[in-house]
Molecule: Bacterial RNase P class A
Organism: Desulfobulbaceae bacterium
RNA sequence: AGGGGUGGGCGCAUGAUCGCUCCGGCUCGUGCCGGGGAGGAAAGUCCGAACACCAUAGGGCACGGUGGUUCGUAACGCGAACUCCGGGAAACCGGGGGAAAGUGCCACAGAAAAGACACCGCCGAUGGUCCGCUUCCGGGCGGACACAGGUAAGGUUGAAAUGGCGAGGUAAGAGCUCACCGCUUCCAUGGCGACAUGGAAGGCAGGGUAAACCCCACCGGGUGCAAGACCAAAUAGGGAAACGCUUGAAGGCUGCCCGCCUGAUGUUUCCGGGUAGGUUGCACGAGGUGCCGGGUGACCGGCAUCCCAGAUAAAUGAUCAUGGUCUGCGUAUGCGGGAACAGAAUUCGGCUUACAGCCCACCCCUUUUU
Numbered sequence: 001a002g003g004g005g006u007g008g009g010c011g012c013a014u015g016a017u018c019g020c021u022c023c024g025g026c027u028c029g030u031g032c033c034g035g036g037g038a039g040g041a042a043a044g045u046c047c048g049a050a051c052a053c054c055a056u057a058g059g060g061c062a063c064g065g066u067g068g069u070u071c072g073u074a075a076c077g078c079g080a081a082c083u084c085c086g087g088g089a090a091a092c093c094g095g096g097g098g099a100a101a102g103u104g105c106c107a108c109a110g111a112a113a114a115g116a117c118a119c120c121g122c123c124g125a126u127g128g129u130c131c132g133c134u135u136c137c138g139g140g141c142g143g144a145c146a147c148a149g150g151u152a153a154g155g156u157u158g159a160a161a162u163g164g165c166g167a168g169g170u171a172a173g174a175g176c177u178c179a180c181c182g183c184u185u186c187c188a189u190g191g192c193g194a195c196a197u198g199g200a201a202g203g204c205a206g207g208g209u210a211a212a213c214c215c216c217a218c219c220g221g222g223u224g225c226a227a228g229a230c231c232a233a234a235u236a237g238g239g240a241a242a243c244g245c246u247u248g249a250a251g252g253c254u255g256c257c258c259g260c261c262u263g264a265u266g267u268u269u270c271c272g273g274g275u276a277g278g279u280u281g282c283a284c285g286a287g288g289u290g291c292c293g294g295g296u297g298a299c300c301g302g303c304a305u306c307c308c309a310g311a312u313a314a315a316u317g318a319u320c321a322u323g324g325u326c327u328g329c330g331u332a333u334g335c336g337g338g339a340a341c342a343g344a345a346u347u348c349g350g351c352u353u354a355c356a357g358c359c360c361a362c363c364c365c366u367u368u369u370u
Base pairs, nucleotide, nucleotide: 001366002365003364004363005362006361007360008359009358010357012323013322014321015320016319017318018317020037021036022035023034024033025032026031039341043352044351046350047349048348049347050346051224052223053222054221063220064219065218066217067216068082069081070080071079072078083096084095085094086093087092097215098214102213103212104209105208106207119155120154121151122150123149126148127147128145129144130143131142132141133140134139163181164180166178167177168176182204183202184201185200186199187198188197189196190195228280229279230278231277238271239270240269241268242267243266250262251261252260253259287306288305289304290303291302292301293300294299325338326337327336328335329334
């Protein structure tokens, strides 16, 4: 200098003017003053919790979830370290119980897809048929056929083919035998453990699939702030009491009385429940920042310091100026253009997904120079 890997961070800044919303103070009031006002993902709502209500003797079955080991955490399907397998030249990245307990399934192609089989092949020792030679007439020797039969080395199919490779062996072959590798079982050593290393024995059993059933271990009650708690209209309905029911409560006409009319499941008062609406839950929390300490690390502890959105049809905005950044033109002072994903709604811890333009740290490889 070039290429690559991992982790972390920023997400335009400052000022002015006009608004919106919440809190505090002042004010009879209109209003005025001061302060706070989206995110790294507020998103998907996929996991785990807090909190609330409902359910609940205890145990089991069923159902669902998780799945190397140890640790971290309030908890987790999250994270850290380690371990094994796979990928990469490396930094590094991806994955993880059991298929030698049982059952099922494995398209197409292929002989065969699982208690192996035999299409092309190879052999035909042994048995058979035929020919030749020989004979002591029992047979023997040589050759041919590919009939019975043997075989799975090689070929063909497939994502996958019944341990691999070499040697011996054989008629041809074959763990049939042997060495090495793999596998299984046992032992020893190291490690908390997953596991690793070494040794011995066996002679080979073990195709794939568990996001098929299933087996093993562990975990799991349901519903979500529209949870829940409190205050509480109008209208309708419920309960109680009083008055009244033709001897007339009450209402209408009316300023009042008389009078006239209407008039009985009625009128008045009180009580309690629910709805609309309001208050609360609801912003101090497994909290942020800094320093110190422990730990390989996730993380934990101590001290100091800070208070940091709370709307309810839903505020968090608009305009201008200056500067920064990217980009086009220009030799240049300069002129013009652009700026992501998205947006709180009970609150936390994670995961996943989206993201213009940048910044920082560490690591790997190649080339050059010292």